Bacterial RNase P class A from an Actinomycetota bacterium, 336 nucleotides, folded computationally.
The model forms 96% of the base pairs in the Rfam consensus.
The sequence was found by an Rfam model in a public genome assembly.
It matches the Rfam family "Bacterial RNase P class A". It is annotated as a ribozyme. Gene Ontology terms of the family: tRNA processing, dimeric ribonuclease P complex and ribonuclease P activity.
Lineage of the source: Bacteria > Bacillati > Actinomycetota.
Its mean pLDDT, the model's own confidence on a scale to 100, is 76.

RNA sequence: CUUGCAGGCCGGGUGACCGCGGCGUCGGCCCGAAGCGUCGGCGUCGAGGAAAGUCCGGACACCGUAGGGCAGGACGCUCCCGUGAGGGAGGCGGCGAAAGCCGACGGACAGUGGCACAGAAAACAGACCGCCGACGGCGCAUCUCCGGAGACGCCGACGGUAAGGGUGAAACGGUGGGGUAAGAGCCCACCAGCGUCGUGGCGACACGGCGGCUCGCCAAACCCCGUCCGGUGCAAGGCGAACAGGUUCCGUUGAGGCGGCCCGCCGAGGAACCGGGUAGCUGCAGAGAUGGAUGGUCACCCAAGACAGAAUCCGGCUUACAGGCCUGCUACGGAG
Numbered sequence: 001c002u003u004g005c006a007g008g009c010c011g012g013g014u015g016a017c018c019g020c021g022g023c024g025u026c027g028g029c030c031c032g033a034a035g036c037g038u039c040g041g042c043g044u045c046g047a048g049g050a051a052a053g054u055c056c057g058g059a060c061a062c063c064g065u066a067g068g069g070c071a072g073g074a075c076g077c078u079c080c081c082g083u084g085a086g087g088g089a090g091g092c093g094g095c096g097a098a099a100g101c102c103g104a105c106g107g108a109c110a111g112u113g114g115c116a117c118a119g120a121a122a123a124c125a126g127a128c129c130g131c132c133g134a135c136g137g138c139g140c141a142u143c144u145c146c147g148g149a150g151a152c153g154c155c156g157a158c159g160g161u162a163a164g165g166g167u168g169a170a171a172c173g174g175u176g177g178g179g180u181a182a183g184a185g186c187c188c189a190c191c192a193g194c195g196u197c198g199u200g201g202c203g204a205c206a207c208g209g210c211g212g213c214u215c216g217c218c219a220a221a222c223c224c225c226g227u228c229c230g231g232u233g234c235a236a237g238g239c240g241a242a243c244a245g246g247u248u249c250c251g252u253u254g255a256g257g258c259g260g261c262c263c264g265c266c267g268a269g270g271a272a273c274c275g276g277g278u279a280g281c282u283g284c285a286g287a288g289a290u291g292g293a294u295g296g297u298c299a300c301c302c303a304a305g306a307c308a309g310a311a312u313c314c315g316g317c318u319u320a321c322a323g324g325c326c327u328g329c330u331a332c333g334g335a336g
Base pairs, nucleotide, nucleotide: 001333002331004329005328006327007326008325009324010323012301013300014299015298016297017296018295020046021045022044023043024042025041026040027039028038029037048307052318053317055316056315057314058313059312060233061232062231063230067263068262069261070260072229073228074227075226076225077090078089079088080087081086091105092103093102094101095100106224107223111222112221113218114217115216128165129164130161131160132159133158135156136155137154138153139152142149143148173191174190175189176188177187178186192214194211195210196209197208198207199206200205237282238281239280245274246273247272248271249270250269256266257265
């Protein structure tokens, strides 16, 4: 220098003019006064790294029960932080040359279920083609003491086999050797798995010794196990003001009690329809709107053109982003 990776920052600035919203202040108008309203001047403040998605949680508010249980939901290797979402550091596995990135990470011996088609056979399964054996029959060259003999080939039925071939995503460990009638962990070496012992570690695990020989896959299938979880939400709620009730049905054999069901507890209202009244103040803030505020023009600098606008607040996660800058790390690279 190039390349890949990890983290962070900016994402317009300055000036002028006109325009918008809040606050403060001054003046005017309406008015008997105050208040409200309205007009104008001056000063000052005025969107984000995600304000987005509404995914998760908290603050806060309400529900007497924030009591018990079921259903339901979240999480699932280890340790730590945390209210929680989540985060940090590790282990193991996968990808990558590496830096790094990803993770569908408890249990298949509690039970149920699935693995189409192909294939002999898809979980304690299985012989399609083959390989081997002796028996029966046929054929054949040789030998013969002419009774037969052994070798080879084919067919039949019986027995052994699961090493070779085939099917498949996957076939009841793998490779190599020995052994066998032919084969097989039958035996051996190495490897994987499993069990056990030792060492190191808080631990997940790692390393080593020994051992019999081996006991599919899917739980992001239902499920089992373990840990955790009240609910509803600012259109929550609080204050004040105003008004006008009526009909029907249900209800102490229990209305109703803020997601569903049951138990317990409290306990008299509840629902539908017709009609009347209110729409204010607050909650609400360093911006604080409520038909919802930031716009336009000019000049200069410049890289500036992206994604894009608060609505109770805060933390995290996810998504979008033109262009520019900074720091560190890698090397299947290059140069000095």